[in-house]
RNA sequence: GGGGCCAUAGCUCAGUUGGUAGAGCGCGACGCUUGCAUCGUCGAGGUCGCCGGUUCGAGCCCGGCUGGCUCCA
Repeated sequence: GGGGCCAUAGCUCAGUUGGUAGAGCGCGACGCUUGCAUCGUCGAGGUCGCCGGUUCGAGCCCGGCUGGCUCCA
């Protein structure tokens, strides 16, 4: 220098018809208990990496950029 893959909640990750953003863990409150743990219920938590484009509408399609992993030289 070139190719491929990845980037979504604090962490690990789902998300295929392009049409309401999710799970587990973690965190908070409540219930249960003499108490703790477990368990249950409810809740908080998101610039879907960034900038553009297409579209009535984009996490999802297209281009560029940044970062990470990997391959070639």
Molecule: transfer RNA
Organism: Actinomycetota bacterium